This is a predicted structure of a 72-nucleotide RNA (transfer RNA) from Cutaneotrichosporon oleaginosum. Taxonomically the source falls in Cutaneotrichosporon (Eukaryota, Dikarya, Trichosporonales, Trichosporonaceae). The RNAcentral record of the sequence draws on ENA and Rfam. Its Rfam family is "tRNA". From the family's description: Transfer RNA (tRNA) molecules are approximately 80 nucleotides in length. The family's RNA type in Rfam is transfer RNA.

[in-house]
RNA sequence: GCCUUUGUAGCUCAGUGGCAGAGCGCGCCUUUCGUAAGGGUGAGGUCGGCGGUUCAAUCCCGUCCGGAGGCA
Numbered sequence: 001g002c003c004u005u006u007g008u009a010g011c012u013c014a015g016u017g018g019c020a021g022a023g024c025g026c027g028c029c030u031u032u033c034g035u036a037a038g039g040g041u042g043a044g045g046u047c048g049g050c051g052g053u054u055c056a057a058u059c060c061c062g063u064c065c066g067g068a069g070g071c072a
Stems, first nucleotide, its partner, number of pairs: 001071007010024004018055001026042005048064005
């Protein structure tokens, strides 16, 4: 330099055009003499940036940035 892949909650990851979710973690409540485990409930997201397509974009296209891998 070229090619492929990836970027979504604090962490690990789903979601592939029409409302953004799960597990763990965190706050509160419950349970216990107390702790742990268990149960309930809640908060937390400019979906990497910019532009384009579309009535509508996390999703499709272009480009840039970051991560991983391959070729030279």